[in-house]
RNA sequence: GACAGAGUAGACGAGUCGCGUCAAGUGCCGGGACAUGGGAAGUCGGUCCCGGACGAAGGCCUGCAUACACAAGGCCGCGGUGGCUCGUCGCGUCCGCUGUC
Repeated sequence: GACAGAGUAGACGAGUCGCGUCAAGUGCCGGGACAUGGGAAGUCGGUCCCGGACGAAGGCCUGCAUACACAAGGCCGCGGUGGCUCGUCGCGUCCGCUGUC
């Protein structure tokens, strides 16, 4: 010097434990802030905060009474629901690291 490789935030899928179903959460719009391969900066990616618009699938059993309803508990669902684990994919720039020539 050339070539190759490792490695992020995260994304998707699966399992599991939860939350909500008396509606939070997810998603959308606007504004602000923050973090992001080993280092530096960095976004059309990620997180948080504020504001705004929109929006849903519940059912059964037990219960304490004549019945309904309710606390609590259980089961089956629903939500473009949260966490953890596993698998697959996975930094564009500059510098660095490893290997080969």
This is a predicted structure of a 101-nucleotide RNA (THF (Tetrahydrofolate) riboswitch aptamer) from a Bacillota bacterium.
The coordinates come from a structure-prediction model, not an experiment, and the mean pLDDT is 85.
The organism belongs to Bacillota, within Bacteria.
Rfam family: THF (Tetrahydrofolate) riboswitch aptamer. Rfam describes the family as follows. Tetrahydrofolate (THF) riboswitch was first reported for Ames et al. as an RNA motif in 5' untranslated (5'-UTR)regions of folate transport and biosynthesis genes in Firmicutes genomes.
It was read from a public genome assembly, where an Rfam model found it.